[in-house]
RNA sequence: GGUCGGGUCCUGAGCGGCGAGAGCCCGUGAACGGGUCAGGCCCGGAAGGGAGCAGCCAUAAGCGGUCACUCUCGGGUGCCUCAGGGGAGCCUGGCCUGA
Repeated sequence: GGUCGGGUCCUGAGCGGCGAGAGCCCGUGAACGGGUCAGGCCCGGAAGGGAGCAGCCAUAAGCGGUCACUCUCGGGUGCCUCAGGGGAGCCUGGCCUGA
C1' cells in the first nucleotide's frame, strides 16, 4: 500500500433495568343491595309460621395501601444477545504485497 472481516453508527426483535397504568393481595366500603336476624310486632287455639328494626356477617362500585408476582404501555434505558443495513472517518484483527 492492497484486500477480507470486526467495532464505533442506524433499524428491528429478544432479554434485562427503570417508570407509569391495570390485575393479584391487604384495608376500607350500602337508608335507598344481600345474609343472619336478639328484643318487639303480625297470623294461629296450639304446634308452628311470617315480615323485619338494632346488632353481627359477607360484599358491589368507589377510595386508600402494597410493589413480591402477572399483564400492558413508554424511553435521552444497557460494556447484553440475535438479525439486517452501512458513503466517509476513526479504532482493531487475518491475509497478500512494497521500501
The RNA shown here (Bacterial small signal recognition particle RNA) has 99 nucleotides and comes from Ardenticatena sp. Model confidence (mean pLDDT): 76 of 100. The sequence was found by an Rfam model in a public genome assembly.